About this RNA:
The part of an RNA shown here (large-subunit ribosomal RNA, domain II) has 688 nucleotides and comes from Crepidula atrasolea. Its mean pLDDT, the model's own confidence on a scale to 100, is 83. Its Rfam family is "Bacterial large subunit ribosomal RNA". The source organism's lineage runs through Eukaryota, Metazoa, Lophotrochozoa, Littorinimorpha and Crepidula. The RNAcentral record of the full RNA draws on SILVA.

Context: one part of a larger RNA
RNA sequence: GCCUACGAGUUACUCUUCCCUAGCAAGUUUAAGGACUUCAGGUCCGUUAAGCGAAGCGAAAGCGAGUCUGAAUAGGGCGUCAAGCUAGUGGAGGUAGACGCGAAACCUGGUGAUCUACCCAUGGGCAGGUUGAAGUUCCGAUAGUCUCGGAAUGGAGGACCGAACCGGUACAUGUUGAAAAAUGUUCGGAUGACCUGUGGGUAGGGGUGAAAGGCUAAUCAAACCAGGAGAUAGCUCGUACUCCCCGAAAUGCAUUUAGGUGCAGCGUUGAGGUAGAGUAUCAUGGAGGUAGAGCUACCAAUAGGGCUAGGGGGCUUCACCGCCUACCAACCCCUGAUGAACUCCGAAUGCCAUGAUAUAUACUCAGCAGUGAGGCUGUGGGUGCUAAGGUCCGCAGCCAAAAGGGAAAGAACCCAGACCAUCAGCUAAGGUCCCCAAGUGUGGGCUAAGUUGAAUGAACGAGGUGGGGAUGCUAUGACAGCUAGGAUGUUGGCUUGGAAGCAGCCAUUCAUUUAAAGAGUGCGUAACAGCUCACUAGUCGAGCGUUCCUGCGCGGAAAAUAAUCGGGCAUUAAGUCCACCACCGAAGCUAUGGACCACGCCUUUGGCGUGGUGGUAGGGGAGCAUUCUAGUGCCGUAGAAGGUUUGCUGUGAGGCAAGCUGGAGGAGCUAGAAAAGCAAAUGUAGGC
Numbered sequence: 001g002c003c004u005a006c007g008a009g010u011u012a013c014u015c016u017u018c019c020c021u022a023g024c025a026a027g028u029u030u031a032a033g034g035a036c037u038u039c040a041g042g043u044c045c046g047u048u049a050a051g052c053g054a055a056g057c058g059a060a061a062g063c064g065a066g067u068c069u070g071a072a073u074a075g076g077g078c079g080u081c082a083a084g085c086u087a088g089u090g091g092a093g094g095u096a097g098a099c100g101c102g103a104a105a106c107c108u109g110g111u112g113a114u115c116u117a118c119c120c121a122u123g124g125g126c127a128g129g130u131u132g133a134a135g136u137u138c139c140g141a142u143a144g145u146c147u148c149g150g151a152a153u154g155g156a157g158g159a160c161c162g163a164a165c166c167g168g169u170a171c172a173u174g175u176u177g178a179a180a181a182a183u184g185u186u187c188g189g190a191u192g193a194c195c196u197g198u199g200g201g202u203a204g205g206g207g208u209g210a211a212a213g214g215c216u217a218a219u220c221a222a223a224c225c226a227g228g229a230g231a232u233a234g235c236u237c238g239u240a241c242u243c244c245c246c247g248a249a250a251u252g253c254a255u256u257u258a259g260g261u262g263c264a265g266c267g268u269u270g271a272g273g274u275a276g277a278g279u280a281u282c283a284u285g286g287a288g289g290u291a292g293a294g295c296u297a298c299c300a301a302u303a304g305g306g307c308u309a310g311g312g313g314g315c316u317u318c319a320c321c322g323c324c325u326a327c328c329a330a331c332c333c334c335u336g337a338u339g340a341a342c343u344c345c346g347a348a349u350g351c352c353a354u355g356a357u358a359u360a361u362a363c364u365c366a367g368c369a370g371u372g373a374g375g376c377u378g379u380g381g382g383u384g385c386u387a388a389g390g391u392c393c394g395c396a397g398c399c400a401a402a403a404g405g406g407a408a409a410g411a412a413c414c415c416a417g418a419c420c421a422u423c424a425g426c427u428a429a430g431g432u433c434c435c436c437a438a439g440u441g442u443g444g445g446c447u448a449a450g451u452u453g454a455a456u457g458a459a460c461g462a463g464g465u466g467g468g469g470a471u472g473c474u475a476u477g478a479c480a481g482c483u484a485g486g487a488u489g490u491u492g493g494c495u496u497g498g499a500a501g502c503a504g505c506c507a508u509u510c511a512u513u514u515a516a517a518g519a520g521u522g523c524g525u526a527a528c529a530g531c532u533c534a535c536u537a538g539u540c541g542a543g544c545g546u547u548c549c550u551g552c553g554c555g556g557a558a559a560a561u562a563a564u565c566g567g568g569c570a571u572u573a574a575g576u577c578c579a580c581c582a583c584c585g586a587a588g589c590u591a592u593g594g595a596c597c598a599c600g601c602c603u604u605u606g607g608c609g610u611g612g613u614g615g616u617a618g619g620g621g622a623g624c625a626u627u628c629u630a631g632u633g634c635c636g637u638a639g640a641a642g643g644u645u646u647g648c649u650g651u652g653a654g655g656c657a658a659g660c661u662g663g664a665g666g667a668g669c670u671a672g673a674a675a676a677g678c679a680a681a682u683g684u685a686g687g688c
Base pairs, nucleotide, nucleotide: 001688002687003686004685005684006683011096012095013094015093016092017091018090020088021087022086023085024084027052028051033045034044035043036042056063057062066078067077068076069075099238100237102235106228107227108226109225110224111223117202118201119200120199121198122197123196124195125194126192128161129160130159131157135153136152137151138150139149140148141147165189166188167187170185171184172183173182204220206216207215208214241623242622243621244620245619246618251264252263253262254261255260265371266370267368268367269366270365271364272363278359279358280357281356282355283354284353285352286351292345293343294342299339300338303335304334305333306332308329310328311327312325313324314323315322374399375398376397377396378395379394380393381392382391383390404415405414406413419594420593421592422591424590425589426588430584431583432582433568434567435566439581441580442579443578444577445576446575452570453569460555461554464552465551466550467549468548469547470546471545472544473543481539482538483537484536485535487512488511489510492506493505494504518533522531523530595613596612597611598610599609600608601607602606624677626674627673628672629671630670631669632668634666635665642661643660644659645658646657647656648655649654
């Protein structure tokens, strides 16, 4: 993992509430118990018991369809104006373990120191080698018994080296091991705070601990065993057959509350009947201060200018006065212009009301819920960085709970809401060269970048190219090229070492000769020189410049496995823009047949018509199957149940038949009762 079996809303109650069914009814009902008895799910008594109901209000006295408050014949509160009681099934709640499994823990009583920690008593063990303390003796020094030195003797030590023994430093192996801690090599202690045998002691909030929260029987930040005990679990997981109808929520308020719960909202089922409430469109009438706009209409903020108080600075003055100011600046004027908490203004939508039309809900009461983590897209905003697949609100849609077609692939985007069947048709979005259903469609442009054919690229740069506008030059010859000239006063003046068109400064940058030629456009020189330009003539012979708007392209352009528009591929297109025609394309729509549901009509069995039948949580309805019980008529050794194969049948759970197997019980119908349906719970047991 698979198979088989088992495996989760049960049961009890003088409990509460509601629907339905039955009996009786202003009543209803017996309980314990007793009697009878055909012995049963029986009958009768027990009603001068109790209960519930038939009247309420008040704290109460009390009054009573009223009563309380109150001075009140006021107002207000609670009542009156609806029939209950008993029993039974069912829905839900309560109390109980209360749908099942699941803690870590807590408490009570016991069992453990044969492991291990420490202690007590009594025993045992430590090869061999090394070092050589104190003391003692002798010798020497000395005046000396002291003291000092030397030698011998001696044999101390938590002394040294190193086996047994005790340990466990480093590495390797081992890691479903040989082993639930070892093996190999290496290493520490090895006369000591040493090691060890036997017996004994300390016990669970306790012991013991040279202290690691260590050890206390492979268990330790509180052992183990049994019990309280089915502890509790706002948490996780699981919760078993079918079909039909409807179908949510992820919000508000509150919460020691935020992943829980209560009330409301939204769902469903039943009942009700007021009233024409609900919804949509149109018309009419309203309230309002948003978008926008505006601000010499307020408040706040604000750029430039003018005018000009006030202030600063400067000049003048002994002082006053006065003058100047590209300083700051009020009011006023002109121009420009901002605002969620500005408004002289001011929509659209939405909201309220009335009317018309269309449609079919809306509301109240009662039973039962689930939801109270939402998400994305578009849009109006807040927050954030006008960041986020961010976060918080409003509005709409979708997903959630929605399948189908398109977007290569994709919860939410676009199209469209799947009752079933069909080898029928039309369309939507999107497509029509091939993969791949349908145009290598028509007409007219653009693009040359494979731009592009999915999405996304900026500032800036550029004789890419198409369209349009404005303007200048041009057969009295433009533009480009080529030929020639491009001079003189003069090396203008100043400056400078030099400055001659060309470092820099100055200037009526002037004048002359000219077809034309700057006191000079650039290169160049130390300075000159030299080259060139402006300008002019000739040659040539038709368009040439400048600028603005716009279409499509170019550069700017860097990412991690090998690239790519989904791919192949595509260039008067299969790219792109405009227009048009045809076709394809979905579970949409239509066609044909069928099923079920609701409503209406008809005369009911039934028929016809209209509308409907996606669906999670969840509500409601109708059924199938299993086991047992009662009744009933049956089947079976001429073969029951069970097993297996095939066929038929029902919308489905399922049912029926036949063959083979099997070898003794079994099914149908009408009712009743449940240990009543398994794929999941890291489910339990067994097998493979």